This is a predicted structure of a 1517-nucleotide RNA (small-subunit ribosomal RNA) from an invertebrate metagenome. RNAcentral holds the sequence, with entries from SILVA. It matches the Rfam family "Bacterial small subunit ribosomal RNA". Its family is annotated with structural constituent of ribosome and ribosome in the Gene Ontology.

[in-house]
RNA sequence: AGAGUUUGAUCAUGGCUCAGAUUGAACGCUGGCGGUAUGCUUAACACAUGCAAGUCGAACGGUAACAGGAUUAGCUUGCUAAUCGCUGACGAGUGGCGGACGGGUGAGUAACGCGUAGGGAUCUGCCUGACAAUGGGGGAUAGCCCGGUGAAAACCGGAUUAAUACCGCAUACGUCCUAAGGGAGAAAGGGUGCGCUUCUUCGGAAAGCAUUCGUUGUCAGAUGAACCUGCGUUGGAUUAGCUAGUUGGUAGGGUAAAGGCCUACCAAGGCGACGAUCCAUAGCUGGUCUGAGAGGAUGAUCAGCCACACUGGGACUGAGACACGGCCCAGACUCCUACGGGAGGCAGCAGUGGGGAAUAUUGCGCAAUGGGGGGAACCCUGACGCAGCAAUACCGCGUGUGUGAAGAAGGCCUGCGGGUUGUAAAGCACUUUCAGUAGGGAGGAAAGGUUAUACAUUAAUAGUGUAUAGCUGUGACGUUACCUACAGAAGAAGCACCGGCUAACUCCGUGCCAGCAGCCGCGGUAAUACGGAGGGUGCAAGCGUUAAUCGGAAUUACUGGGCGUAAAGCGCGCGUAGGCGGGCGAUUAAGUCAGAUGUGAAAGCCCAGGGCUUAACCUUGGAACUGCAUUUGAUACUGGUCGUCUUGAGUACAGUAGAGGGAGGUGGAAUUUCAGGUGUAGCGGUGAAAUGCGUAGAUAUCUGAAGGAACAUCAGUGGCGAAGGCGGCCUCCUGGACUGAUACUGACGCUGAGGUGCGAAAGCGUGGGGAGCAAACAGGAUUAGAUACCCUGGUAGUCCACGCUGUAAACGAUGUCAACUAGCCGUUGGGACUCUAGAAGUCUUAGUGGCGUAGCUAACGCACUAAGUUGACCGCCUGGGGAGUACGGACGCAAGUUUAAAACUCAAAUGAAUUGACGGGGGCCCGCACAAGCGGUGGAGCAUGUGGUUUAAUUCGAUGCAACGCGAAGAACCUUACCAAUCCUUGACAUCCAGAGAAGCUAGAAGAGAUUUUAGUGUGCCUUCGGGAACUCUGUGACAGGUGCUGCAUGGCUGUCGUCAGCUCGUGUUGUGAAAUGUUGGGUUAAGUCCCGUAACGAGCGCAACCCUUAUCCUUAGUUACCAUCAUUUAGUUGGGAACUCUAGGGAGACUGCCGGUGACAAACCGGAGGAAGGUGGGGACGACGUCAAGUCAUCAUGGCCCUUACGGAUUGGGCUACACACGUGCUACAAUGGGGUAUACAGAGGGUUGCGAAGUCGCGAGGCGGAGCUAAUCCCAGAAAGCUGUUCGUAGUCCGGAUCGGAGUCUGCAACUCGACUCCGUGAAGUCGGAAUCGCUAGUAAUCGCGAAUCAGAAUGUCGCGGUGAAUACGUUCCCGGGCCUUGUACACACCGCCCGUCACACCAUGGGAGUGGGUUGCACCAGAAGUAGCUAGCUUAACAUUGGGCGGUUACCACGGUGUGAUUCAUGACUGGGGUGAAGUCGUAACAAGGUAGCCGUAGGGGAACCUGCGGCUG
Repeated sequence: AGAGUUUGAUCAUGGCUCAGAUUGAACGCUGGCGGUAUGCUUAACACAUGCAAGUCGAACGGUAACAGGAUUAGCUUGCUAAUCGCUGACGAGUGGCGGACGGGUGAGUAACGCGUAGGGAUCUGCCUGACAAUGGGGGAUAGCCCGGUGAAAACCGGAUUAAUACCGCAUACGUCCUAAGGGAGAAAGGGUGCGCUUCUUCGGAAAGCAUUCGUUGUCAGAUGAACCUGCGUUGGAUUAGCUAGUUGGUAGGGUAAAGGCCUACCAAGGCGACGAUCCAUAGCUGGUCUGAGAGGAUGAUCAGCCACACUGGGACUGAGACACGGCCCAGACUCCUACGGGAGGCAGCAGUGGGGAAUAUUGCGCAAUGGGGGGAACCCUGACGCAGCAAUACCGCGUGUGUGAAGAAGGCCUGCGGGUUGUAAAGCACUUUCAGUAGGGAGGAAAGGUUAUACAUUAAUAGUGUAUAGCUGUGACGUUACCUACAGAAGAAGCACCGGCUAACUCCGUGCCAGCAGCCGCGGUAAUACGGAGGGUGCAAGCGUUAAUCGGAAUUACUGGGCGUAAAGCGCGCGUAGGCGGGCGAUUAAGUCAGAUGUGAAAGCCCAGGGCUUAACCUUGGAACUGCAUUUGAUACUGGUCGUCUUGAGUACAGUAGAGGGAGGUGGAAUUUCAGGUGUAGCGGUGAAAUGCGUAGAUAUCUGAAGGAACAUCAGUGGCGAAGGCGGCCUCCUGGACUGAUACUGACGCUGAGGUGCGAAAGCGUGGGGAGCAAACAGGAUUAGAUACCCUGGUAGUCCACGCUGUAAACGAUGUCAACUAGCCGUUGGGACUCUAGAAGUCUUAGUGGCGUAGCUAACGCACUAAGUUGACCGCCUGGGGAGUACGGACGCAAGUUUAAAACUCAAAUGAAUUGACGGGGGCCCGCACAAGCGGUGGAGCAUGUGGUUUAAUUCGAUGCAACGCGAAGAACCUUACCAAUCCUUGACAUCCAGAGAAGCUAGAAGAGAUUUUAGUGUGCCUUCGGGAACUCUGUGACAGGUGCUGCAUGGCUGUCGUCAGCUCGUGUUGUGAAAUGUUGGGUUAAGUCCCGUAACGAGCGCAACCCUUAUCCUUAGUUACCAUCAUUUAGUUGGGAACUCUAGGGAGACUGCCGGUGACAAACCGGAGGAAGGUGGGGACGACGUCAAGUCAUCAUGGCCCUUACGGAUUGGGCUACACACGUGCUACAAUGGGGUAUACAGAGGGUUGCGAAGUCGCGAGGCGGAGCUAAUCCCAGAAAGCUGUUCGUAGUCCGGAUCGGAGUCUGCAACUCGACUCCGUGAAGUCGGAAUCGCUAGUAAUCGCGAAUCAGAAUGUCGCGGUGAAUACGUUCCCGGGCCUUGUACACACCGCCCGUCACACCAUGGGAGUGGGUUGCACCAGAAGUAGCUAGCUUAACAUUGGGCGGUUACCACGGUGUGAUUCAUGACUGGGGUGAAGUCGUAACAAGGUAGCCGUAGGGGAACCUGCGGCUG
């Protein structure tokens, strides 16, 4: 410090998620030791049991218990009993002090509660200091005793008694009150010592003295407490008004004290947008966690403050309480009870139940520290000190160290070689921390007691206090810390992770299953993502997970964000509060700045030291505590006050332009209607029609009239207005702007929360008006449907007046104001100057447009009319959906508007730009693409393929173009993969091993055959003599085998777009980037072909050319080909020839080369000449980057999976040839351009020895016999056919057509039944030119005619070739299809076979309404009134006093709980119901994205199953 995730990719916006730190944690797995901390966050739920506050005999009367002593009695002479408070002590009681501290908890509290800084009107026990006093009396009372009531708790009566208990009297100061004269107000004694005096029962007592602890009054201090104030202190405005003791005053009361704190009277105030009141939540702080900081979150432990003590109320006592372990009352709960009545309060320490994910021992001790009481010793102390439990946290230590390669074994992986675990282990040599055993052993201890000495006090050597010294003496922890010895590597390692983020990879299993997951996402047969294993990585006595906080998040932005299009500028003005504000001078010192002082508790954090072996931890000092207050200064800036100025702003004057606004008049054109004339059959309307109108006279045309609405041309990125908006002309009223020159005012200004006004269209109310248009509605069309688009009608409405509504894409999607910052070109309204005087030029100003520099921006773009650089003020935004919705409030007649959430759900949603693809977008261009033609298919019969069906099997594959006469260039067996049956199991085939045998050949038997079996024949080749090679048989196991699966694991091959002209790269340049440029543009071409231009310059793969063939010529060579001339002949047969044809080698030729024109002087095109051929001459081979997960695992190869006496292998038979049907491709036809028959002519290219097979001969024929010739320019297949000649048929189901069937044959072949081809005789079906639709072809082409070949024993109408005859048409590119380039739109990128909207149906989830129902909280009114306090009081009672007192009773006021009525608010629930969200592949349509097929969207109104449609106005996104 960042990273992942939206996209095909990019930049931005924006959310979600992760890496870090932390915790009073919990859970899972695991667990050696120690130190230091911490430990009910939930039920302020209920509590059994024990303990947590007592102490003082030196205040008192005393003596229940214990001990000692004394006395008496019994006697056993040391025991029992009794008595004595005599002593130590002490139950209960009186009295004092303390139970207001310490300890717990956080319910309540949004408050002077807390924090901080101040203030004055107060109190303060114990403590400290000072002054003074402590005199003299009195009557009670508890206890004890007696009696009584009660279960108990407890209570009553009588008698008696003490005090430091209580009450007077005296005195009293610097105290208090006062009318200034005066008046009021105290006290308590106790202990110890001495022993002069008195008394004595001789024990002692009293007085006195000394001392000490107390007591009283007053003052002061310290400490603690109370009160008041400034500032700070959570969220909600869907809480906006609250308040009657309320705010203030006067008087009185009350309090320790100010005060409406309380009462009476008077006044009508007080608080609030700087957030009152109400609701919700919450103890506050020092601090803690996090963060660079600012901040954010938090308030366990420790410390300060507050509040509470079962719930509510109340007071008493006291210095202090309205009191945790006190009292009274009410309530709930629990317990006891004799039913009459009583008792209780763990939010003290332990502990129990309950709740919960979850939190410890009913421990030891007062040894230390601290507290209460006491003179002290001491006593008490669950405060505290310790121990126990818990890896809960932090810190430290250990689980060994060194060496050790045969790189052991085992595991895992493997390319089979090895790699890895891994120096790891074993082995060898060492060490012993911690734990264990044994022994030793600090410190925490200071006190206290006692003795001695000194000092102080004193008359004193008593006594007491202080100091020093000696002795004595106190430890829960504790078997302490620590040290030493002993033995032995001995007792001590796990957890999570390994797809990316994020360090770490392989195998097996699983097969969208099981599962994982923080986000993205993994899993559908090769998963580094699931589970296991090996290995690795990280941390380590822990490791992970979950929860929570901060961070990252600049994702609430003070530091430090934004608002044209991403979320975001109010529709527009005016204006209140507020915020901000021109120049100069003076003054002040509030802000601001500086110094000083006080405070900012301690602890914590930070720095520097010190102590535990280190650290955590503890401790000392410093710094810091950024704050607040007081005070002294400074005065530039801001503010306040005063004065002044003119430039901001405004006023006056003179002009200018204008659809600015309101009112009243008025004009013409047009539509419609009505009346009349002329006139006749249609009009109207549409893509085409129909509804509609018209012979009752329309439309058309002429004349006249009526009525309403709107104002053509001018008209313009022209004008005016704040916006909405404003358009004939005239008049009246009226607002603003601009220009010019002078004068005046003197900052009067800007913005503007609330507020208020204006505000298109639609809509609403009342009353008018109504020509045209036109929601709704009706009809006609279109359509699968058409609640639409189109048409014919048509009502609200549109218009006017007066009200309401208050919204729009109310848009420049850009708030208002001000300042500054290059230019150029228009245009509107003014002004100035110049001249050549104009339709001129220059300058200037106010508007309004276009382009553009800097700058800004994510980009697009903006750019003096800013989205630039700045300032002032306001409004608004914080992921998408839910939702601008619900509820509540306000407004409205209504429609609705405004304000405005949450639950739930997703990991995206979005902006700009890029590349593609697509468009029922555009432009240019091409192609048998259309058009123009010729011939077909689709109808018939047959052939063939496919689908379907059937079947034991009808093997498999191919499936739009680009499957379907395709793989298959040829299924009777074989092929053959399928089916049935019968057989084989190292196998039909390959390699290795062992044994045997040559191999082989012949014959027989059984069987459907595979196969089984018998007999015979045969001994080969090489040799180093061991054996070996080939082959056959047998056996064992490795293995063979598979046309089994996956073409979506693959290679190779192929199809297709497409022989379309495209596809890319390097360098450079542009852009943040994806990318662009080049490759676009102007021409041209078949072509990214070429030329020109050009931030591009070059290059590559394609195009073209090079290759083959064909067309012409030359040359070379002439056999088997040829034959002009010569000879010969039936015949190029022979001699001969080398001319020609032809063959096959080599060359030539064609290049826009030449001429003319066009073009830009180019490329090129058009025409022409020459030429066999002319503009790539014709044809072929050749197929760029890529697309289709295209096809093929059944050509072959191949990963993985599967089968292994079978999914392998063999055989026989069957099937692939089935047949209601559908489709594709063909053949033959339907006839006369023809059929039949007769005669006759002309090819090319092929094939042939397992072959082609001649002549001859037989057969009607298929064919048979035959065998010459030919390994082929020689021989054969081999007769070409259309054609031509002449003849017949005469338009018919025919002399067309030949299917089908019967009979007889031929050939091939082991074999023609299923299931071959051909021949002959006979039979003679459909069919008379083919619906919608559709195919091929542009020249030697279509059409037509035959010939050949491959495959092949046989079996073509198929396929591949060959030649013969040989056309028609192309105006042209509007349209259909396909393609190329450029451009445009896009919500598509799996790319239009895309995306996507809404209703309906089903399931689940949360939520609104809802007759209501049940709780909580609370306002108001009323009733009621416990305890208590205060007031009043003919009653009763009361020792001192003798009443002004106390108590009881009665009564009044206040008041808790409670009750009644009526509201508010909140939570839960509710038949039914509304919409919303999410779900698998449901249903209906297709609204949006392209011109999305009617451009879309906004507002409004109506309508409709639904998306939606239509009207009106608006926007361009």